This is a predicted complex of two RNAs, RNase P RNA and transfer RNA, with 419 nucleotides together. It holds a member of the Rfam family "Bacterial RNase P class A". Its family is annotated with tRNA processing, ribonuclease P activity and dimeric ribonuclease P complex in the Gene Ontology.
[in-house]
RNA sequence: CGAGUUCGCCGGGCGGUCGCGGGCCUUCGGGCCUGAGGAAAGUCCGGACUCCACAGGGCACGGGUGCUGGAUAACGUCCAGGCGGGGUGACCCGACGGAAAGUGCCACAGAGAACAGACCGCCGAUGGCCGAAAGGCACAGGCAAGGGUGAAACGGUGGUGUAAGAGACCACCAGCACCCCGGGUGACCGGGGUGGCUCGGCAAACCCCACCCGGAGCAAGGCCAAGCAGGGACAGGGCUGCCCGCCCGCUACGUCCCAGGUGGGCCGCAUGAGGCCGGCGGCAACGCCGGUCCCAGAGAGAUGACCGUCCUCGACAGAAUCCGGCUUACAGGCGGACUCGCACC
RNA sequence: GGGGCUGUAGCUCAGUUCGGCAGAGCACUUGCAUGGCAUGCAAGGGGUCAGGGGUUCAAAUCCCCUCAGCUCCA
Numbered sequence: 001c002g003a004g005u006u007c008g009c010c011g012g013g014c015g016g017u018c019g020c021g022g023g024c025c026u027u028c029g030g031g032c033c034u035g036a037g038g039a040a041a042g043u044c045c046g047g048a049c050u051c052c053a054c055a056g057g058g059c060a061c062g063g064g065u066g067c068u069g070g071a072u073a074a075c076g077u078c079c080a081g082g083c084g085g086g087g088u089g090a091c092c093c094g095a096c097g098g099a100a101a102g103u104g105c106c107a108c109a110g111a112g113a114a115c116a117g118a119c120c121g122c123c124g125a126u127g128g129c130c131g132a133a134a135g136g137c138a139c140a141g142g143c144a145a146g147g148g149u150g151a152a153a154c155g156g157u158g159g160u161g162u163a164a165g166a167g168a169c170c171a172c173c174a175g176c177a178c179c180c181c182g183g184g185u186g187a188c189c190g191g192g193g194u195g196g197c198u199c200g201g202c203a204a205a206c207c208c209c210a211c212c213c214g215g216a217g218c219a220a221g222g223c224c225a226a227g228c229a230g231g232g233a234c235a236g237g238g239c240u241g242c243c244c245g246c247c248c249g250c251u252a253c254g255u256c257c258c259a260g261g262u263g264g265g266c267c268g269c270a271u272g273a274g275g276c277c278g279g280c281g282g283c284a285a286c287g288c289c290g291g292u293c294c295c296a297g298a299g300a301g302a303u304g305a306c307c308g309u310c311c312u313c314g315a316c317a318g319a320a321u322c323c324g325g326c327u328u329a330c331a332g333g334c335g336g337a338c339u340c341g342c343a344c345c
Numbered sequence: 346g347g348g349g350c351u352g353u354a355g356c357u358c359a360g361u362u363c364g365g366c367a368g369a370g371c372a373c374u375u376g377c378a379u380g381g382c383a384u385g386c387a388a389g390g391g392g393u394c395a396g397g398g399g400u401u402c403a404a405a406u407c408c409c410c411u412c413a414g415c416u417c418c419a
Stems, first nucleotide, its partner, number of pairs: 001341010012310007020035006037316001041327002044325005049217004056244004062213005067081005082096001083094004097208002102206002104202003119147002121143003126140002128137003155173006174198001176195008221267004230258005236248003274293008311314001346418007355371004365402001373389005395411005
């Protein structure tokens, strides 16, 4: 200099005028302060909170997660490590338990698709016939090396062997099961030995194993005010199924349905698993301690317009109970660490 | 704001259970029959299975993400 990997951050700035939401003050004229995001989004997970009396136990043909260790309020998230795959490399990706528990599926093609099979092919030693012999012929039969089909064809290479062949036998290699030794908290790694010669794929098919999970959702739920017209059903209910246990109710002041009325106000509702700075512990995620700050809160739902100025001319998009994640969308820009190539010193 | 469901031919729907050639009815086109039309008969065309990615030999079907529509809840 060129190409690239990864982590973190910003995503128009400043000033003025006029508007809008919220809060405080007010002499009622107004004044002061404050006002969207990294995703506020999708609602895909996990919680807080509220109600179902408490949120109890077991089973399930209910749901979810799935290498190991750790972090966390919790998680399907994050960190570190292991294994497998990709890349020259920095580094990236992985629903990554079990297929020698059981059941099921493997279309088409193909001879045969799971303790398989013989279409082409190879042989025809032995038995039969011909022949003096070499040998030839046909069948019974033997074989699975080669061809062919397929996503997948029941270890690979070389040799021995044979009529031809074959783990039939041997050597090496790969892989599997079991045992032993060493390292590691563990996943797993390294080494040695024994064995049968070899065991297909799919569990984002049923399933098995381990662990987790009660349901509903702020339109939850609670309080106040106003208004109206009543009628009907019910013995069981406790918001996935069954059983046990417990609680409430069993003739009505209860629950549900239909009709009628209202559609106003307050709480929930923003001080929180909170932000920033510093120190300490830890490889890290994160935790602990100290200091400091208060940072939107509507209920038809607020952020805009104009002017001046500067630049690299400004993307995706806007809260609605709150928080931790994941995922998806995103013009452009900045910084840290690292890798590869070329050149020079 | 929160919950649930659906998306397959021009239209209405099967097929998704338990993965294996994408189908039916109506509509459309052509031909026959009729003087002509309708009806009828025969043949035919027409599909990004809403879009993208993954698992698998193989996906409309199983899993994940995105989009669109419908519906319920004071």